Predicted 3D model of RNase P RNA and transfer RNA as a complex of 438 nucleotides. It holds a member of the Rfam family "Bacterial RNase P class A". From the family's description: Ribonuclease P (RNase P) is a ubiquitous endoribonuclease, found in archaea, bacteria and eukarya as well as chloroplasts and mitochondria.
RNA sequence: CGGGUUGACCGGGUGAUCGCGCUUCGGCAGCGACCGAAGUGAGGAAAGUCCGCGCUCCACAGGGGACGAUGCCGGCUAACGGCCGGGCGGGGUAACCCGACGGCAAGUGCAACAGAAAGCAGACCGCCUCGCGCUGCGCGGGGUAAGGGUGAAACGGUGGUGUAAGGGACCACCGGCACGAACAGUAAUGUUCGUGGCCGGGCAAACCCCAUCGGGAGCAAGGCCAAGCAGGUGCAUUGGAGCGCCCCGUUCCGCAAAAAGCACCGGGUGAGCUGCUCGACCCGUAGAGUAAUCUGCGGGCUAGAUAGAUGAUCGCCACCUCAGCAAUGAGGGACAGAACGCGGCUUAUAGGUCAACCCGGAUU
RNA sequence: GGGCGGUUAGCUCAGUUGGUCAGAGCACAUCGCUUACAACGAUGGGGUCACAGGUUCGAGUCCUGUACCGCCCA
Repeated sequence: CGGGUUGACCGGGUGAUCGCGCUUCGGCAGCGACCGAAGUGAGGAAAGUCCGCGCUCCACAGGGGACGAUGCCGGCUAACGGCCGGGCGGGGUAACCCGACGGCAAGUGCAACAGAAAGCAGACCGCCUCGCGCUGCGCGGGGUAAGGGUGAAACGGUGGUGUAAGGGACCACCGGCACGAACAGUAAUGUUCGUGGCCGGGCAAACCCCAUCGGGAGCAAGGCCAAGCAGGUGCAUUGGAGCGCCCCGUUCCGCAAAAAGCACCGGGUGAGCUGCUCGACCCGUAGAGUAAUCUGCGGGCUAGAUAGAUGAUCGCCACCUCAGCAAUGAGGGACAGAACGCGGCUUAUAGGUCAACCCGGAUU
Repeated sequence: GGGCGGUUAGCUCAGUUGGUCAGAGCACAUCGCUUACAACGAUGGGGUCACAGGUUCGAGUCCUGUACCGCCCA
């Protein structure tokens, strides 16, 4: 200097004029309106609505099933399918990145085509041997799975012994597997040793098995106030209702007539107030920890709208692009706006800044 | 706010990781038939299966995310 990887931040500043929402104070004793002053006023994703939770309500929310979700180990957290660290596997020269990562000797199932044969399989070519023909060669029987072929994948690999020819049939070494032991580590796991057999492949984002977790509904939840009308029909005793399905349990209602329950049809009212912002909150700093994060101390209050506020104009400066030696001129400005709140994930993002690491080149 | 489904040829729609196709009808083009048109018959063309990634030997199909469209409840 170039390329790459990871992390963090900004995403305009300033002055003037006019115009907005909320809170507090004053004009005013009170309310409303109006005026004045002070303070404050959209995001890193406010988006998607993918997860978790706070909060609210439901006369069972208790137990079980079905169903669904997660899935290596340890830690963090209010919790999570999140985050941090580690292990194993895969990709990459590397920095780094990804993982859907419990179980296939529990059961069932799938693998087209090709191939002889795709799980406890198999004989197309080949090799050996016997018989019949026979110049070579052909046909039939028996043995064989080391070689070749097919395929994504063919039931361990190398070298030998043995054999009619072969074969873990046997031997040495190696690999994988099972069992046992020691060491390191909290653990996942790793290393080493011993014994044994050599049929124990792939797919669980195949069905399934195992472990853990899950009541329902959601701020349009709920609470309060004002106002106003018009009810009707149906539903049971093999009862009905109780906020996803089924069963048990349990509570309430009813029990010969009718619900205070449920369902359907129809009519009417305010479009009010509250919930509604002090929080698992933010900033700084010290300590502990590899880190996520936790603890202590100090400081701060930073939207709460309800047809929905934070805008408009002008000037200067800054940034980027093009042209130009320069002065300067022209142009540009991303993704995008709260509606109960919070912790994450995912997606979108013009342009710019900083730091660390890896690879390549050059110079000293 | 909550729940469910869809995207395949110009159009409307089937479609089995339950495994290795890419289909049907209409439309279009050509030819035949007819005085001519229609109908009918024959032949033919036309497809990144919404997009991206993943699992698998192989994905229209299975899984995840994104984009768009539709339905239901409150």